Source information
A computed fold for a 75-nucleotide RNA from a Planctomycetota bacterium, annotated as transfer RNA.
């Protein structure tokens, strides 16, 4: 210095091509039920500027253009 890949919740990950329902799933957290009491099952529920930033749109995790971070290949 090129190129390819990822960045979305605390934590692993989908959702992106093909824009539109309130961004969802497993673990985790909380609170309740259960139990002696903890685990385990079982209701509920908290938790997201979708890496920044800026464009196109009525609308944008989703298209585009720019940066930045990790990773891997090449020089």
């Nucleotide at each position: 210095c090129g190129g390819g890949c990822g960045g979305u919740a605390g934590c692993g990950c989908a959702g992106c091509c093909u824009g539109g329902u309130c961004a969802g799933c497993g673990c985790g957290c909380g609170u309740g039920c259960c139990u002696u009491g903890g685990g385990a099952g079982c209701a509920c529920g908290a938790g997201g500027u979708c890496g920044c930033g800026g464009g196109u749109u009525c609308a944008a995790a989703u298209c585009c253009c720019g940066c930045c971070c990790g990773c891997c290949c090449g020089a």
Taxonomically the source falls in Planctomycetota (Bacteria, Pseudomonadati).
Its mean pLDDT, the model's own confidence on a scale to 100, is 82.
Its Rfam family is "tRNA". From the family's description: Transfer RNA (tRNA) molecules are approximately 80 nucleotides in length. The family's RNA type in Rfam is transfer RNA.